Small-subunit ribosomal RNA, central domain from a metagenome, 350 nucleotides, folded computationally. The full RNA is in RNAcentral, with records from SILVA. Rfam family: Bacterial small subunit ribosomal RNA. The prediction has a mean pLDDT of 87.
Context: one part of a larger RNA
RNA sequence: CUGGGCGUAAAGGGUGCGCAGGCGGCUGGUUGUGUCUGAUGUGAAAUCCCACGGCUUACCUGUGGAACUGCAUUGGAAACUGACCAGCUUGAGUACAGGAGGGGAAAUCGGAAUUCCUGGUGUAGCGGUGAAAUGCGUAGAUAUCAGGAGGAACGCCGGUGGCGAAAGCGGAUUUCUGGCCUGUAACUGACGCUGAGGCACGAAAGCCAGGGGAGCGAACGGGAUUAGACACCCCGGUAGUCCUGGCUGUAAACGAUGGGCACUACGUAGUGGGGGCUCUGACGUUCUCACUGCCGGAACUAACGCAUUAAGUGCCCCGCCUGGGGACUACGGCCGCAAGGCUAAAACUC
Numbered sequence: 001c002u003g004g005g006c007g008u009a010a011a012g013g014g015u016g017c018g019c020a021g022g023c024g025g026c027u028g029g030u031u032g033u034g035u036c037u038g039a040u041g042u043g044a045a046a047u048c049c050c051a052c053g054g055c056u057u058a059c060c061u062g063u064g065g066a067a068c069u070g071c072a073u074u075g076g077a078a079a080c081u082g083a084c085c086a087g088c089u090u091g092a093g094u095a096c097a098g099g100a101g102g103g104g105a106a107a108u109c110g111g112a113a114u115u116c117c118u119g120g121u122g123u124a125g126c127g128g129u130g131a132a133a134u135g136c137g138u139a140g141a142u143a144u145c146a147g148g149a150g151g152a153a154c155g156c157c158g159g160u161g162g163c164g165a166a167a168g169c170g171g172a173u174u175u176c177u178g179g180c181c182u183g184u185a186a187c188u189g190a191c192g193c194u195g196a197g198g199c200a201c202g203a204a205a206g207c208c209a210g211g212g213g214a215g216c217g218a219a220c221g222g223g224a225u226u227a228g229a230c231a232c233c234c235c236g237g238u239a240g241u242c243c244u245g246g247c248u249g250u251a252a253a254c255g256a257u258g259g260g261c262a263c264u265a266c267g268u269a270g271u272g273g274g275g276g277c278u279c280u281g282a283c284g285u286u287c288u289c290a291c292u293g294c295c296g297g298a299a300c301u302a303a304c305g306c307a308u309u310a311a312g313u314g315c316c317c318c319g320c321c322u323g324g325g326g327a328c329u330a331c332g333g334c335c336g337c338a339a340g341g342c343u344a345a346a347a348c349u350c
Base pairs, nucleotide, nucleotide: 004321005320006319007304008303012318014201015200016199017198021194022193023192025088026087027086028085029084030083031082034080035077036076037075038074039073040072041071042070049065050064051063052062053061054060091191092188093187094186095184096183097182098181099180103177104176105175106174107173108172109171110154115149116148117147118146119145120144121143125136126135162169163168206247207246208245209244210243211242215241216240220236221235222234223233258317259316260315261314262313263312267294268293269292270291271290272289273288274287275286276285277284300305323350324349325348332343333342334341335340
């Protein structure tokens, strides 16, 4: 170097964009980089290997051969690879015509509910639990009616459903804006795939500054429970949860399954399009594209299972694994305001 793996045993990077690099469609031509082949030179000797010989054998050793898998020069081959030239349309993209959507950002608006405030009615309880108590209430609570304030979240529709690269996205309207699907086959003509570094995005919690604060609620206080109760239950309650700007960069960031392309039985359901047939339409039926599920055959798998949304059969590129603990650690480096993050050992031990 080759050889094995990564759903659950160790192992897919949280996700994307993308420089370098690696890999790359069809046809023809040129070249001859790689590649293949002939010749020549060289590849010291010893060693290795083979044959024969010398020590009584062997070890050891002599002679000869082969080999030295390499390099250089030169003659040739042209399928594949590379380079260059010319072209093609199926990959990729564009255009045009349609389509669905909680995709993103900003602004404005709405109703239900909780809480608080004011006023009315009204009176002794309310609340809470397994049962209670703390708590609230005659300074008039709870209940109920009217008015007002404020913050947060958007019931039904709602789905095994939709969108997004992932994180994630759900009241309504408007504005700005990204992606996707179908049809036509008009245009470009390989413009592609992947992607170490890099850059960007990245739930919750947390941090900085300024706002906001209804409900909920770490910490904390109290009441219970209990042998105790640093808890579970109850009454309160600060940070936080919300907004703006900045940081953090983690997760069971999960489909525990990287991305792309091609191929390989069916059946069934859903979402969004398109075509054919039925005179037309609803409807029915059938075909087809994209997506989302279930079931299941071959194949695969240690089994479970997976099975055209592969964990099947192949190719290309990236990431990662190598016994358990020590250790998602120490040290160092880089990043961060900090918390900490990323990278990542050893002794020792089983």